[in-house]
RNA sequence: AGGGGCAUAGUUUAAGGGUAGAAUAGCGGUCUCCAAAACCGUUGAUGGGCGUUCGAGUCGCUCUGCCCCUG
Numbered sequence: 001a002g003g004g005g006c007a008u009a010g011u012u013u014a015a016g017g018g019u020a021g022a023a024u025a026g027c028g029g030u031c032u033c034c035a036a037a038a039c040c041g042u043u044g045a046u047g048g049g050c051g052u053u054c055g056a057g058u059c060g061c062u063c064u065g066c067c068c069c070u071g
Base pairs, nucleotide, nucleotide: 001070002069003068004067005066006065007064010024011023012022013021018054026042027041028040029039030038047063048062049061050060051059
């Protein structure tokens, strides 16, 4: 320099354009002599910008960051 992949909750991750889910962690509760475990409830997320569309996590462009390949 060229090419490709990835970016969603604190963490690990789902979501074939139509209400963003789960697990775990956190918080509250039940249970227990106490705690752990278990169970119930609850909080919390789409990397930035622009575009396409009635509607974008999803499609396009661009930027940023990380990883891989070629030279």
Model confidence (mean pLDDT): 86 of 100. A computed fold for a 71-nucleotide RNA from Bacteroidetes bacterium ADurb.Bin139, annotated as transfer RNA. Rfam family: tRNA. The family's RNA type in Rfam is transfer RNA. Rfam links the family to the GO term triplet codon-amino acid adaptor activity.